């Protein structure tokens, strides 16, 4: 290294709720735990998926399409960092 215990110290924190920021999807902060061995970082490594107020198309219009753009690492790979030593 590589693996991941009924093992020890610890950590992190889902939904929902207050507030707060955004058009939104969603962040962040407080409360709370569903569950995580990388639930630490990387969104200019690659894909999904979700927003779409501007913009463009089509409608008479209601709205609909398409997207630049945003957003999501707790969606999968992948790059990095990293506690602990049973089993293989």
């Nucleotide at each position: 290294a590589c693996c991941g215990a009924c093992a020890a110290a610890g950590g992190c924190a889902a939904a929902c709720c207050u507030g707060u920021c955004g058009a939104a999807a969603g962040g962040c902060a407080g409360g709370g735990a569903c569950g995580c061995a990388a639930a630490g970082c990387u969104a200019a490594a690659g894909g999904g998926u979700c927003u779409a107020a501007a913009g463009c198309u089509c409608a008479c219009a209601a709205g609909a399409g398409c997207a630049a753009a945003g957003a999501u690492a707790g969606c999968c790979u992948g790059g990095c960092c990293a506690c602990c030593g049973a089993a293989a």

The RNA shown here (c-di-GMP-I-GGC riboswitch aptamer) has 88 nucleotides and comes from a Syntrophomonadaceae bacterium. Its mean pLDDT, the model's own confidence on a scale to 100, is 88.